[in-house]
């Protein structure tokens, strides 16, 4: 140094350019003689950053960060 794959809720991940979900977790209450398990409702997002293209970007395009995998170089 080049080429390719990722970055979304605390975790683990979805989402055909058209209201950003879902499971675990987490809270509240139920139930129980108590815990565990169960059963309900709810909280939780600057979608890694910074532009761009569109009426509309998590999705397209550009440049950087930051992981991870492969190649080259190493006198």
């Nucleotide at each position: 140094g080049c080429u390719c794959c990722g970055a979304u809720a605390g975790c683990u991940c979805a989402a055909u350019g058209g209201u950003a979900g879902a499971g675990c977790a987490g809270u509240a209450c139920c139930c129980u003689u108590u815990u565990a398990a169960g059963g309900u409702a709810u909280u939780g997002g600057u979608u890694g950053a910074a532009g761009g293209u569109u009426c509309g970007a998590g999705u397209c395009c550009u440049u950087c960060u930051c992981g991870g995998a492969g190649c080259a170089c190493c006198a």